[in-house]
Description
A computed fold for a 75-nucleotide RNA from Epsilonproteobacteria bacterium 4484_65, annotated as c-di-GMP-I-GGC riboswitch aptamer. NCBI's taxonomy places the organism under Bacteria, Pseudomonadati, Campylobacterota. The sequence was found by an Rfam model in a public genome assembly.
RNA sequence: UAAUGAAAAGCCAAACCUAGUGCAAACUAAGGACGGAAAGCCACGGGUCUCUUGCAGACAGCCGGGUUACCAAAA
Numbered sequence: 001u002a003a004u005g006a007a008a009a010g011c012c013a014a015a016c017c018u019a020g021u022g023c024a025a026a027c028u029a030a031g032g033a034c035g036g037a038a039a040g041c042c043a044c045g046g047g048u049c050u051c052u053u054g055c056a057g058a059c060a061g062c063c064g065g066g067u068u069a070c071c072a073a074a075a
Base pairs, nucleotide, nucleotide: 004072005071011036012035016031018029019028020027021026034061040067041066042065044064045063046062047059048058049057050056051054
C1' cells in the first nucleotide's frame, strides 16, 4: 500500500412523528434507531419511482462502477 475487520475512539441513521419546500417521486431541519466498515461523495451504466411526458426530475440505505477516508488484532 492492497485486502481484511477482532478491539478501541468515534461516525452515519431506516420506519415513524412534527415543521417547512415541491404537482409529485422526494428533499431539508429537529426528534427517533431498523440497520450500516464506507449507509462519505459522484447520476457514468443498469434498475425502480414521479409528473408539467421533456435535451424533465427523484433514489447513492437497489446493483455495478469511479473517487476520498479513521483505527489496526488475526490471516